Annotation: This is a predicted structure of a 72-nucleotide RNA (transfer RNA) from an archaeon.
[in-house]
């Protein structure tokens, strides 16, 4: 050079195109505890970037970025 898969809170990861993007862990603050950890409560964190398509985009199309595998 080519083709394929993949990209969502820090991290691991749900989410027939349709109300506030859920969830575990991890961070933060409170309960309990002698302390500490367990446990229970609350809170903040996410759709890789850029066009299209629709009435509506994480989703589907294209490009481009990045990673992973093949093939030359």
């Nucleotide at each position: 050079g080519c083709g394929g898969c993949c990209a969502u809170a820090g991290u691991u990861u749900a989410a027939c195109g349709g109300u506030u993007a859920g969830a575990a862990u991890g961070g933060g603050g409170g309960a309990c505890u002698g302390u500490g950890g367990a446990u229970c409560c609350c809170c903040a964190a996410a759709u890789c970037g850029g066009g299209g398509u629709u009435c509506g985009a994480u989703u589907c199309c294209c490009c481009g970025u990045g990673g992973c595998c093949g093939c030359c």
Overview: It matches the Rfam family "tRNA". Gene Ontology term of the family: triplet codon-amino acid adaptor activity. The family's RNA type in Rfam is transfer RNA. Model confidence (mean pLDDT): 82 of 100.